[in-house]
Context: one part of a larger RNA
Molecule: large-subunit ribosomal RNA, half A
Organism: uncultured Flavobacteriaceae bacterium
């Protein structure tokens, strides 16, 4: 190291609990606000950060009523207090109630600022106190309104996404969202209504009617009404007519009359009814208020009944005996309590109030008959067009509503009945109010759960809408338990220690110790046994030897040397070990659920019937009981209907035919499958819309500021000269222009490199563009998302951009991918066919299961048939076609005046021979498949209905074919067969090829297919041959080639001497003729390649030579002495044979252990027997999609019954039982709940979803510790020093890395203490914890002073609403105005305290004058003159000090000093500005001496306090703040307030807010103590044009390993 065992650590599952939530049921209540709400902000406590309370009277005051012994909140300590003279504590009525917020005196950056009127204090100003001071509407006098708040109303305006498998009409939807409004309910609402020949009588609501009638690209879908059962019930009041009253006005014959506006009477409908005439009388009903009495009501009262033993830290458990019950609801007490405690049942009290009843009672409300006139809702109703609502989409389209044109009628009228008409029948529009029956639930009491139980359930059990993120809108966590009682561990010991720990001690329990019940897994350790250092490994499994251990003692327990066989899972696929996907590992959570309508089977009810719905009543309050028969399903069907009926309809039919009867089961619940509607099995888009939230980043633009070191060129114009007739032009100067040149600051980002888990979500380093301009920069403010802005890149609108960000519509949709949780049992596919904006998707059909019913199928053989494929065949057709033959007809050529002819190596018809081709060719023509009889085999394999699926990607092989190259592991078909879904044995290793189909078990047998030399089971088997190449035996191998070598047949030579080899010859004509420089057998060409001699020899088969020459061969003899050649076929072998990292037949290796044949025997599998067992009636029982059945566990109800402190649940061992989910026991842990039995409900089972959360690994003790300006020694504190302090060197910066300020942070600022955490290391130290301190103003900056861009905004215009401009006004600097200096003091603060010396305004008092306006204020860029302050070098002269070991000189050197402010002033200068001078100034400083006192390494260092004005107020320079006046140019350069518009002595008064600290940075803004990023101000010396560059000074650092 592995494994085992044990004990720890870690972590927080589990289980147990609940303080908190869900979801609902009854009843209250339904609003709070100008009498200041909701919501806050600061405040309040002896101490007090937070959460509750409360408000300057402040965890409270007051009075009543209750209670009756302890109180000063959560919050357990101290302290100091209060109370029976009655606290605290509960209920009721009061008071108090800062500031903001509708906010409301006026502003405003919410919780601030700054006013005026009136009274009162003071003599005035200032201050203080108390009340008032917005706008808006009404009747103008009492008054109202405004803002907030969950949800339900009603109205105004209104998306998209989806859905139709695309989209437009439609749908989603009048739906989300925004906006007005109102109430505890809102709306509607008493017929210009339905309805139908019969009726009903406002209205809402609930059931039905009905998914019907209709609507609808008649497509997704919308989808009612009459009628009928029920809840509730309620009706009235105006205008007119008519009369009569006031007031104006006109007109008047002054008597009126007449218009108008107004008031009061009367009157309100349709079987018309009012006025108006006549009559005629007091009837019904209803009622605000008031007074009685009851009732109900709050805090509240009273309220039965127990002992003893026993176990235990406790008794309520258990046991033995009582008791109570109108109480056995619950909840607590040390474990489970009717009788301990609260409490419960019953029963009592009252106040404030509410309600009920009785009386009274203000008011309000009614006939009858007549009928001549009048009256009875006008830009109305209607209509044209145009939209919208109506269930109804313009339609036949009625009814409502109206934007626009128009436009009646007048009771003999008018309207409606679904176009219009006519008859009938309803009813009376154009005004108004109206309870209840309904919705809803922010919130209050009382209650409930077959709901949750800390990853659950609100986001929130807990200081949660908090921390935290974002400019905002807006987003949003984690986190629950010590014990019965803190008895919270005295004292002690280790340590620096207040860490930690070990003892003691409480306690039943400390392994209950506060990081606290249980304490599980991943993870990390610690001891023990066992194994392991020649092994190659999906680590398991099968066998196994040693060792150790243990007991029941012949078995169990760990460990396993060796050995056999073995490529995880989950997904998706034809197919994955796959090098395809997913997963680091544990441990929680994590996905077919529910509601209603179908439909199909099961059980139950009743049955030609079945049932009831809203609803009501009762009640023991239960998913009960009984009424309630509307409806709805079924018994009857045909027909378009009207209709008719076991028959109908069609038709002329009584015919025929359809569609029915003949043949009847339904219905209502429960439970299952499974379909629709709804998110619909979970999780996932990119996007669409619709209110809103952002211009602190950018992008432009507005207003107001500021910035640009230095140098260098030298336009125009001007002057001078010279020229010209004047010009012109030329040269010199002078100017000092310019999107001019170099170049810092500053703005930018061209190169290269570095970084790339960075320093840094864009940076650094060198480089390089612009720097007077179309530059750059600050504060302020303005433009908003189909928007803006854009010198233009689709560029930028907050690290986002072809359409931002937030919430919502919404769980958008997804025909896509992922993922989908116990077990066992039976059966078991499919990748095919049609059709599809279809092809990875879907319908229907195939194939698959359950159930039911029914009789089919399959095989063989025989018989009888349909066909036109294999082949075969063309003198059988249709096409195509080889050679020949003939050779009509054609072209050519010849002849001819012309016509006939004639000739052809040219084309070529029929037609013969001959030769052969076809998938769309057939004179033929099968095997096999098919029909169908019939017989024998099989035995359910077979069809039908219904319920429920998958599947529709296929894949190899073999054989028929199409395509492609008779390529493909290609591709597209048929057959067949396996994989797929198929294990097992072979083929080495392999989806598919061979065998062969796995219920389990077995240390039996026989067998396939393959094999038997070793790996490796079984023959080194027989018998005959073959190979030589390691061929066999690389995955395979070709044309061609080979005198490898066996076999076969055929052939030919040959004792008359073959073939092979040795001897010899191989000649003549001739050097054959042509060619040629040459050609003589042999470059080349020609031929009777002849012919002689011979045994035998070619005008020659090669080598050779310039040509010859010369070597040989054909051929012949001799010698030898038996076989030797040829062609064809076939078996094995050979060469052809070439890929990248050393090979490799599976190896080893074999001459067989190799190939060919036949022939024994044995090995071999999960096959097939043999035992033995499950399951099934038996056959039989591989199996993915998928159907179908039986169980297993886990919450939780109900019923019964039990366990349980003599120790549940949970955690962790061990044993046993079951086929299996999983049961049962048990030992230690735990320390209060839990089970089993039968039902019955589900948030009901996880290994994967790049899954959510939390924890722990892994890389790794790795990378890294953030500018390479630098450290080093001494002391010194301290437990502990590289980094703290202190000193000495040394080193950086020094237009900063130094000082200041604004913005911004908000205590970081100082001391005093510490070091867990934070600081990338360590710390004694901090910008860290912790406590205490600290920011002083008339003059500084703001505000009580003013405008700008902009912003609000009376009036006043414009919009469906919210709201959108916008006058007067009113905010609003970044800018205009406006008064103080030095010098000292603190740990820490100063233009603020304190000295010293000044100035400004007000008011009072005195004097003197009172107008208005003009005018200032008041501006650009650039240049270059001139004056000129800080500040600065330098030289002189002076002051002080000081000069070396030893001696001398100080006329001598070094070094430091040499300074003085606002303000004032009859001086000086100067255009001003200012500067001089003089005071200020006996002031204070620099130094000088002295020195209190602390240190001390004894040398000295530090130093508080005192003394002394003591040396130049020189001379030369540089420098330019500010100021003045100029000179150019063109693009022409803010506004208001102030001022102007008295003087003065003395006195009086001066508020409010800022003010430590950082500020180029560790403090800001960038997540960080981050090499970024931040306005303006100042910024000494040398160098040098400079603010460049390099050194330094003050001062600052050495960058936290």
């Nucleotide at each position: 190291a592995g494994c085992g065992u044990a004990u720890g650590g870690g972590g927080a599952a589990u289980g147990c609990c609940u303080a908190g939530g869900c979801u609902c049921u009854c009843a209250g209540a339904g609003g709070c606000g100008a009498a200041g709400a909701a919501g806050g902000a600061c405040g309040u406590g002896a101490u007090a950060a937070g959460c509750u309370g409360c408000g300057a009277a402040a965890a409270g005051u007051u009075g009543c009523g209750g209670g009756g012994a302890u109180c000063u909140g959560c919050a357990c300590a101290c302290a100091a207090g209060a109370c029976u003279u009655g606290a605290u504590c509960c209920g009721c009525a009061a008071a108090u109630a800062u500031c903001c917020g509708a906010a409301u005196g006026g502003g405003g950056c919410a919780a601030c600022c700054c006013a005026c009127u009136a009274u009162a204090u003071u003599g005035a100003a200032g201050a203080u106190a108390u009340a008032g001071u917005a706008u808006c509407c009404u009747u103008u006098a009492a008054g109202g309104a405004g803002g907030c708040g969950a949800a339900c109303c009603c109205g105004g305006a209104g998306a998209a996404c989806u859905g139709a498998a695309a989209c437009a009409u439609c749908u989603a939807a009048g739906u989300a969202c925004c906006c007005g409004g109102a109430g505890g309910a809102g709306a509607a609402g008493a017929a210009a209504a339905c309805a139908a020949a019969a009726g009903u009588g406002a209205u809402u609501c609930c059931g039905u009617u009905a998914g019907u009638a209709g609507u609808g690209g008649c497509g997704a879908g919308c989808g009612a009404a009459c009628g009928c059962g029920g809840a509730u019930u309620a009706g009235c009041c105006c205008a007119a007519a008519c009369c009569a009253g006031u007031a104006u006005u006109g007109u008047u014959a002054c008597g009126g009359c007449a218009a108008u506006a107004u008031u009061g009477g009367g009157g309100u409908u349709g079987u018309a009814g009012g006025a108006c005439c006549a009559c005629g009388a007091u009837a019904u009903u209803u009622g605000a208020g008031u007074u009685a009495a009851a009732a109900c009501g709050a805090a509240u009262u009273a309220g039965a009944a127990u002992a003893c033993u026993u176990u235990g830290g406790a008794a309520a458990g258990a046991g033995u005996a009582a008791c109570g019950a109108a109480a056995u609801a619950g909840g607590g007490u040390g474990a489970u309590a009717g009788u301990c405690c609260c409490g419960u049942a019953u029963a009592g009290g009252u106040a404030a109030g509410u309600u009920u009843u009785a009386a009274u009672a203000a008011g309000a409300u009614a006939g009858u008959g007549g009928u001549a006139u009048c009256c009875u809702g006008a830009g109305u109703a209607g209509u044209g067009c145009g939209g919208g609502a109506c269930a109804c989409g313009a339609g036949u389209a009625a009814u409502c509503c109206u934007g626009u044109a128009u436009g009646a009628a007048u009771u003999u009228g008018g309207c409606g009945g679904g176009a219009c008409c006519a008859u009938c029948c309803g009813u009376u529009a154009a005004g108004g109010c109206u309870a209840a029956a309904u919705a809803c639930u922010c919130c209050u009491g009382a209650g409930a759960g077959a709901c949750c139980g800390a990853u659950a359930g609100u986001g929130a059990a807990c200081u949660a809408g908090u921390a935290c993120c974002g400019u905002g809108a807006g987003g949003g966590a984690a986190a629950g338990g010590u014990g019965a009682a803190a008895a919270g561990a005295a004292c002690c010991c280790u340590g620096a220690a207040u860490a930690a720990g070990g003892g003691a001690g409480u306690g039943a329990a400390a392994u209950a110790g506060a990081a606290c019940c249980u304490g599980a897994a991943a993870c990390c350790a610690u001891a023990c046994g066992c194994u392991u250092a020649c092994a190659a490994g999906c680590g398991g499994u099968c066998g196994g030897a040693g060792c150790a251990c243990g007991u029941u003692u012949a078995c169990g327990u760990g460990u396993g040397a060796c050995g056999g066989c073995g490529u995880g899972c989950c997904u998706u696929u034809u197919g994955c070990a796959u090098a395809a996907u997913g997963a680091g590992c544990c441990u929680a959570c994590g996905a077919g659920u529910u509601a209603c309508c179908g439909u199909u089977g099961c059980u139950a009810g009743c049955a030609a019937g079945g049932u009831u719905a809203a609803g009501g009543a009762c009640u023991u309050c239960a998913g009960g009981u009984c009424c309630g028969g509307a409806u709805c399903c079924g018994u009857a069907g045909c027909g378009a209907a009207a209709g008719c009926g076991a028959g109908u309809c069609u038709g002329a039919a009584u015919a025929g035919g359809g569609c029915g009867c003949u043949a009847u089961a339904g219905u209502u619940a429960g439970u299952a499958g499974u379909g629709g509607u709804a998110g619909a099995c979970g999780c996932g888009a990119a996007a669409c819309c619709g209110u809103g939230u952002g211009a602190u980043c950018u992008a432009c633009c507005c207003a107001u500021g500021g910035g640009c070191a230095g140098g260098u060129u030298g336009a125009a114009g001007c002057u001078g000269u010279a020229g010209u007739a004047a010009c012109a032009u030329a040269c010199a100067g002078u100017g000092g222009a310019g999107g001019a040149c170099c170049g810092a600051a500053c703005c930018g980002g061209u190169u290269g490199a570095c970084g790339u888990u960075g320093a840094a979500a864009a940076g650094u380093c060198u480089u390089c563009g612009g720097a007077u301009g179309a530059c750059c920069u600050g504060u302020g403010g303005g433009u908003a998302g189909g928007g803006g802005u854009g010198a233009a890149a689709g560029g930028c609108c907050a690290a986002u951009c072809a359409a931002a960000c937030u919430c919502g519509g919404a769980a958008a949709u997804a025909g896509c991918u992922c993922g989908u949780a116990c077990u066992c049992c039976c059966c078991g596919a499919a990748a095919u066919g049609c059709a599809u904006u279809u092809a990875g998707g879907u319908g229907c059909a195939g194939c698959g299961u359950a159930u039911a019913c029914a009789u089919a199928g399959u095989u063989u053989u025989a018989u009888a048939g349909a066909g036109g494929u294999a082949g075969a065949g063309c003198u059988a057709c249709u096409g195509a076609u080889u050679g020949g033959a003939u050779g009509c007809g054609g072209g050519g050529g010849c002849u001819u005046c012309a016509c006939c002819g004639c000739c052809u190596a040219c084309c070529a018809a029929u037609u013969c021979c001959u030769g052969a081709c076809a998938a769309a060719c057939u004179c033929c023509g099968a095997a096999u498949g098919c029909u169908a009889u019939a017989a024998a085999a099989u035995g359910a394999u077979u069809g039908u209905a219904u319920g429920c699926a998958g599947u529709g990607a296929g894949g190899g092989c073999a054989u028929g074919g199409g395509u492609g190259c008779u390529a493909a592991g290609g591709u597209c078909c048929a057959u067949g067969u396996c994989c797929g879904a198929g294990a097992g044995g072979g083929a080495a290793a392999g989806a598919a090829c061979c065998c062969a189909g796995a219920c389990c078990a077995u240390c039996a047998g026989c067998u396939a297919a393959g094999g038997u030399c070793c790996c490796c089971a079984a023959a080194u088997g027989u018998a005959u041959g073959u190979u030589a190449a390691g061929u066999u035996g690389a995955a395979a191998a070709a044309a061609c080639g080979c005198g490898g070598u066996g076999g076969a047949a055929c052939u030919g030579c040959u004792u008359u001497g073959a073939c092979a080899g040795c001897u010899a010859g191989g000649a003549u004509g001739u050097u054959g003729g042509c060619u040629u420089g040459g050609a003589a057998g042999c470059a080349g060409c020609c031929a009777u390649u002849c012919a002689u001699u011979u045994a035998a020899a070619g005008a020659g088969u090669g080598c050779g030579u310039a040509a010859c020459a010369g070597c040989u061969c054909a051929c012949u003899a001799g010698u030898c002495g038996a076989g030797c050649g040829g062609u064809u076929c076939u078996g094995c072998a050979u060469g052809g044979a070439u890929a990248a990292u050393a090979a490799u037949c599976g190896g080893g290796c074999a001459u067989a252990a190799a190939c060919a044949u036949a022939c024994u025997a044995c090995c071999g599998a999960a096959g097939c027997u043999a035992u033995g067992g499950a399951c099934g009636a038996a056959a039989g029982u591989g199996g993915u999609a998928g159907g179908g059945g039986a169980g297993c566990a886990u919450u939780c109800u109900a019923u019964a019954u039990g366990u349980g402190u003599u120790g549940a649940a949970g955690g962790c061992u061990u044993g046993u039982c079951g086929u299996g989910a999983g049961g049962c026991a048990u030992a230690c842990u735990g320390g209060a709940a839990c089970g089993u039995a039968u039902a019955g409900a589900a948030a009901a089972g996880a290994a994967a979803a790049u899954g959510u959360a939390g924890g722990c690994a892994u890389a790794a003790g790795u990378a890294a510790c953030g500018a390479u300006a630098a450290u080093g020694c001494g002391g010194g504190c301290g437990a502990g020093a590289a980094a703290c302090c202190c000193g000495c060197a040394c080193u950086c910066c020094g237009a900063a890395a130094g000082a200041c300020u604004a913005a911004g942070g908000u205590u970081u600022c100082c001391u005093c203490a510490g070091c867990u955490a934070u600081g990338c290391u360590a710390a004694u130290c901090a910008g860290c914890u912790g406590a205490g301190g600290g920011u002083u103003a008339g003059u500084c900056g703001g505000g009580a002073c003013c405008u700008a861009a902009g912003g609000c905004g009376a009036a006043c215009c414009c919009g469906a609403a919210u709201g959108g401009g916008g006058u007067a006004g009113u905010c609003g600097a970044u800018g205009g105005a406006c008064a103080a200096c030095a010098g000292g003091u603190u740990a820490a603060u100063a233009u603020u305290c304190c000295u010293g010396u000044a100035c400004c305004u007000g008011c009072u008092c005195u004097u003197a004058u009172u107008a208005a306006a003009a005018g200032u204020g008041a501006c650009g860029g650039a240049g270059g003159c001139g004056a000129a302050a800080a500040u600065u070098u330098g030289g002189u002269g002076c002051g002080u000090a000081c000069u070396g070991a030893c001696g001398g000189a100080a006329u001598a050197g070094u070094a430091c000093g040499u300074u003085g402010a606002a303000g004032c002033c009859a001086g000086u200068g100067g255009u001003a500005a200012c500067a001089c001078g003089g005071u200020g100034a006996u002031a204070g400083u620099a130094c000088a001496c002295u020195g209190c006192g602390a240190c001390u390494u004894c040398g000295g260092u530090c130093a508080a306090g005192g003394u002394g004005a003591u040396a130049a107020u020189c001379c030369a320079g540089a420098g330019g703040a500010u100021c003045g006046a100029c000179u150019u140019c063109c693009a022409a350069g803010a506004a208001a307030a102030g001022c102007g518009a008295a003087a003065g002595u003395g006195g009086c008064a001066g508020c409010c807010c800022g003010u430590a600290c950082c500020c180029u940075a560790a403090a800001c803004c960038g997540a960080c103590a981050c090499a970024g990023g931040u306005a303006g101000u100042u910024g000494g010396g040398a160098u040098g044009a400079g603010a460049a560059u390099u050194c330094u000074a003050a001062g600052g650092a050495g960058c936290u390993c």